[in-house]
Context: one part of a larger RNA
RNA sequence: UUGGGCGUAAAGGGUGUGUAGGCGGUGUUGUUAGUCUUCUGUUAAAACUUCGGGCUCAACUCGAAGACUGCAGAGGAAACGGCAAUACUUGAGGAUGCGAGAGGUGAAUGGAACUCAUGGAGUAGGGGUGAAAUCCGUUGAUAUCAUGGGGAACACCGAAAGCGAAGGCAAUUCACUGGCGCAUUUCUGACGCUGAAACACGAAAGCGUGGGUAGCGAACGGGAUUAGAUACCCCGGUAGUCCACGCCCCAAACGAUGUCAACUGGCUUUGGGAGGUAUCAACCCCUUCCGAGGCGAAGCAAACGCGUUAAGUUGACCGCCUGGGUAGUACGGCCGCAAGGCUAAAACUC
Numbered sequence: 001u002u003g004g005g006c007g008u009a010a011a012g013g014g015u016g017u018g019u020a021g022g023c024g025g026u027g028u029u030g031u032u033a034g035u036c037u038u039c040u041g042u043u044a045a046a047a048c049u050u051c052g053g054g055c056u057c058a059a060c061u062c063g064a065a066g067a068c069u070g071c072a073g074a075g076g077a078a079a080c081g082g083c084a085a086u087a088c089u090u091g092a093g094g095a096u097g098c099g100a101g102a103g104g105u106g107a108a109u110g111g112a113a114c115u116c117a118u119g120g121a122g123u124a125g126g127g128g129u130g131a132a133a134u135c136c137g138u139u140g141a142u143a144u145c146a147u148g149g150g151g152a153a154c155a156c157c158g159a160a161a162g163c164g165a166a167g168g169c170a171a172u173u174c175a176c177u178g179g180c181g182c183a184u185u186u187c188u189g190a191c192g193c194u195g196a197a198a199c200a201c202g203a204a205a206g207c208g209u210g211g212g213u214a215g216c217g218a219a220c221g222g223g224a225u226u227a228g229a230u231a232c233c234c235c236g237g238u239a240g241u242c243c244a245c246g247c248c249c250c251a252a253a254c255g256a257u258g259u260c261a262a263c264u265g266g267c268u269u270u271g272g273g274a275g276g277u278a279u280c281a282a283c284c285c286c287u288u289c290c291g292a293g294g295c296g297a298a299g300c301a302a303a304c305g306c307g308u309u310a311a312g313u314u315g316a317c318c319g320c321c322u323g324g325g326u327a328g329u330a331c332g333g334c335c336g337c338a339a340g341g342c343u344a345a346a347a348c349u350c
Base pairs, nucleotide, nucleotide: 004321005320006319007304008303012318014201015200016199017198021194022193023192025088026087027086028085029084030083031082032081034080035077036076037075038074039073040072041071042070048066049065050064051063052062053061054060091191092188093187094186095184096183097182098181099180103177104176105175106174107173108172109171110154114150115149116148117147118146119145120144125136126135162169163168206247207246208245209244210243211242215241216240220236221235222234223233258317259316260315261314262313263312266295267294268293269292270291271290272289273288274287275286276285299306300305323350324349325348332343333342334341335340
């Protein structure tokens, strides 16, 4: 290794692009170091298997044949694989015509709310809680009106909806820009799949420099509660939250389910397209392609459940697991400004 697994028991890399490697559609021809086959040599003897013989049998032992595994040489085969050549269109990609979308980046604009300032009008409270108090207010608060400033987030639409590789994305308009679906079957002609490294992206928090700061709000201060209260509740409030640039690279980064391809009953809802039927037209209805959900045949599963968006039946490639603790730690290496990250044990112990 033959011969285990990874939704929840240990185990899918956070996500993509992609190098090496692995694997690779249909037809024909040629070739062949893989593959198959024949022969020769070798693979010490013993051992093993079969047949026969010898100890009264057997074990044991003798003889013959066989088998075994590999190697080398020679001849042959060409289905599969490789290589070479040529052709093809279904895989893949392009073209043309439509289409949907919070996909991304930048700029401009808008209304509601909040807060601050000024002014009007007005008087004794306001606020807050389980109840209070700290707190604000006669230097005029709260409530109300007007004007002006500011920052952040975009109610309704809104959906079990949509888009994106993932993280994620929601006011409106404009500019630039990525991807996707359908239809035509027009072009190229296997150009493909996966992917160790590598590179890129990667919520929040955090870090550096400069700005900004309305609301919220770690830390912190105060008031309560309490036996205490380094909390929960209340009054304040700094970092932060926001912007630009540069880092960090971790998440229950989850569908706890890697990517790609093929196959295997259905019912139903919904988003985007196309065709048909119908119609003056649009709906309705039928068919079909791509997505997103619910329920379920077969099957699978320890069960829960999954079930054409598989956890069913198969193939290709990658990642990962191997009792619990020690420990995602020590040491070393690489990365980082730091915080720390990545890689990753053992002694000992149950």
RNAcentral holds the full RNA, with entries from ENA and SILVA. Predicted 3D model of a 350-nucleotide part of an RNA (small-subunit ribosomal RNA, central domain) from an uncultured bacterium. The coordinates come from a structure-prediction model, not an experiment, and the mean pLDDT is 88. Rfam family: Bacterial small subunit ribosomal RNA.